[in-house]
RNA sequence: GGGGCUGUGGCUCAGUGGAAGAGCCUCUGCUUCGCAUGCAGGAGGUCCUGGGUUCAAGCCCCGGCGUCUCCA
Numbered sequence: 001g002g003g004g005c006u007g008u009g010g011c012u013c014a015g016u017g018g019a020a021g022a023g024c025c026u027c028u029g030c031u032u033c034g035c036a037u038g039c040a041g042g043a044g045g046u047c048c049u050g051g052g053u054u055c056a057a058g059c060c061c062c063g064g065c066g067u068c069u070c071c072a
Stems, first nucleotide, its partner, number of pairs: 001071004006066002010024004018055001026042005048064005
């Protein structure tokens, strides 16, 4: 320098056009003499960024940036 993959809560990931969810973590309450486990509830997201298509974009298209990987 060129090709490919990928980017979604603090972490790991779902979501393949109709306004975003799970597990872990964390907080509160219950349970316990106390801890752990268990149960219930809550908080936490401008979905990397800038444009485009569409009535509507996390999803489709283009550019940029970053991670990983292959070739030179």
Molecule: transfer RNA
Organism: Gekko kuhli